[in-house]
Context: one part of a larger RNA
RNA sequence: GAACGAACGCUGGCGGCGCGUCUUAAGCAUGCAAGUCGAACGGCAAGGCGGGUGCUUGCACCUGCCCUAGAGUGGCGGACUGGUGAGUAACGCGUGGGUGACAUACCCUGCAGCUGGGGAUAGCUGAUAGAAAUAUCAGAUAAUACCGAAUACGACCCCUGAUGUGGUAAUCGGGGAGGAAAGGAGCUACGGCUCCACUGCAGGAAUGGCCCGCGUCCUACCAGCUAGUUGGUGAGGUAACGGCCCACCAAGGCAAUGACGGGUAUCCGGCCUGAGAGGGUGAUCGGACACAUUGGGACUGAGAUACGGCCCAGACUCCUACGGGAGGCAGCAGCUAAGAAUAUUCCGCAAUGGACGAAAGUCUGACGGAGCGACGCCGCGUGGAUGAUGAAGGUCGGAAGAUUGUAAAAUCCUUUUAUAACUGAGGAAUAAGCCUUAUGAGAGAAACGUAAGGUGGUGACUGUAGGUUAUGAAUAAGCAACGGCUAAUUACGUGCCAGCAGCCGCGGUAACACGUAAGUUGCGAGCGUUGUUC
Numbered sequence: 001g002a003a004c005g006a007a008c009g010c011u012g013g014c015g016g017c018g019c020g021u022c023u024u025a026a027g028c029a030u031g032c033a034a035g036u037c038g039a040a041c042g043g044c045a046a047g048g049c050g051g052g053u054g055c056u057u058g059c060a061c062c063u064g065c066c067c068u069a070g071a072g073u074g075g076c077g078g079a080c081u082g083g084u085g086a087g088u089a090a091c092g093c094g095u096g097g098g099u100g101a102c103a104u105a106c107c108c109u110g111c112a113g114c115u116g117g118g119g120a121u122a123g124c125u126g127a128u129a130g131a132a133a134u135a136u137c138a139g140a141u142a143a144u145a146c147c148g149a150a151u152a153c154g155a156c157c158c159c160u161g162a163u164g165u166g167g168u169a170a171u172c173g174g175g176g177a178g179g180a181a182a183g184g185a186g187c188u189a190c191g192g193c194u195c196c197a198c199u200g201c202a203g204g205a206a207u208g209g210c211c212c213g214c215g216u217c218c219u220a221c222c223a224g225c226u227a228g229u230u231g232g233u234g235a236g237g238u239a240a241c242g243g244c245c246c247a248c249c250a251a252g253g254c255a256a257u258g259a260c261g262g263g264u265a266u267c268c269g270g271c272c273u274g275a276g277a278g279g280g281u282g283a284u285c286g287g288a289c290a291c292a293u294u295g296g297g298a299c300u301g302a303g304a305u306a307c308g309g310c311c312c313a314g315a316c317u318c319c320u321a322c323g324g325g326a327g328g329c330a331g332c333a334g335c336u337a338a339g340a341a342u343a344u345u346c347c348g349c350a351a352u353g354g355a356c357g358a359a360a361g362u363c364u365g366a367c368g369g370a371g372c373g374a375c376g377c378c379g380c381g382u383g384g385a386u387g388a389u390g391a392a393g394g395u396c397g398g399a400a401g402a403u404u405g406u407a408a409a410a411u412c413c414u415u416u417u418a419u420a421a422c423u424g425a426g427g428a429a430u431a432a433g434c435c436u437u438a439u440g441a442g443a444g445a446a447a448c449g450u451a452a453g454g455u456g457g458u459g460a461c462u463g464u465a466g467g468u469u470a471u472g473a474a475u476a477a478g479c480a481a482c483g484g485c486u487a488a489u490u491a492c493g494u495g496c497c498a499g500c501a502g503c504c505g506c507g508g509u510a511a512c513a514c515g516u517a518a519g520u521u522g523c524g525a526g527c528g529u530u531g532u533u534c
Stems, first nucleotide, its partner, number of pairs: 001534004006530005013380006019373002021338001026336003030333003035076003040073002047066009083291003092216008102208003107204007115149001117147002124139006158175006183196005217263003224254003229251006236244001266288004270281004293314005316327004344370001346369003352366001353364004383413004393404004418471006427461001433455008478523005483504003489518005499506002
């Protein structure tokens, strides 16, 4: 000199864009943060409109239609998004490869299908136990829930032939086992058709698993480490290779090119500095990894060993009728504690994105915005011109005078900003829906798909940005320094005291170094100090 997720002191007008618990991976009241689908299914409280019966004349019961809430079965999604950096010195990350050792729900393409049956169970009804959480028994019922059967273009397994390979890869041929939702909606000329689902196989896209080369902090006052250890054979397991696991056999394997141990630490793109080489760093944003009160475990599933799922154990907190139960903010706000220190228990799904749905739409503390903080960067302003009797006042000086200083006053202007009023974009896309025409599949009509034309609504921010008019210099300057380094000096007070100080040093009676004043210098809505890095 530059930089900062900064803090502190003094001061503080506005706007734009960013950033904001670096400490205790400490504990958390409250609310919200993951749902959705009635076009998979049985069904339906309350309510509305009717009808009937009893009649006590406005009530009870029965029943039809409409409308559905809540709960349940089922499907998809809760493995994404969001948070944090505790652990980890590791194929964790980075980079370049391999997979002849692998997987993939949803999406796209192609081929082949979608036949015929069965038994349950929740919700519900009845009963029971319990303070509750919840649980038990009996009865009836549905499905795209569950289970057999038929069919098999592929695929898989076994046997076998050929091409081929370093080798079990791959490709092309002949015999045994294996699936579906018979579903839903719309239309119909009642024959069926269309759309959405569903099943098998192949390919794609994108995503992931595993393996390898190289790189990746300090320490030798850590020098030897290792028994599933190193390798082999066989069996198991996995989507897949492998001591991954197991039985047996052999005795290996690593290490001064630092094994093993200890300490510290998420890694990278980047960021800061520097002419560069390098050094430091890993906040925000993006990629990867790890974790979700601590430790362990599996289930479900295409995918988890699963933050807002389950089970067990521990600590802690809460409820309890003492028998037993409930919980997990390192999601967004917010609270307590800690600390030098870090924000609102805000608005909205209008946009972008995500989940579900045929769609309308629902959900979304992701996200879009607003609020707070000079925390940072950038921009603007606090007026402009004229103005000498060089006014008054202050300071200095023995006086003359000097200085503050064109500075002020005064005169003439301007209105960025401010305040008030009026006006006022853009982010919204011609989406969905509806109508018309053409066309595709289909034997054909309708419905459906595609294309064109017409119609067509939606804004949290927000009456925001911007614009116009009115008012009137009106609403707006400080901080640090002045001995040398280092730009800028005099006076008074103090008297080795009070104090200053980054280093040298200053102060003991004329202190350019302490304190105050005036003046000056530097920067300026900031200035200085402290901390850290180069």

This is a predicted structure of a 534-nucleotide part of an RNA (small-subunit ribosomal RNA, 5' domain) from an uncultured bacterium. Its mean pLDDT, the model's own confidence on a scale to 100, is 80. The full RNA is in RNAcentral, with records from ENA, Greengenes and SILVA.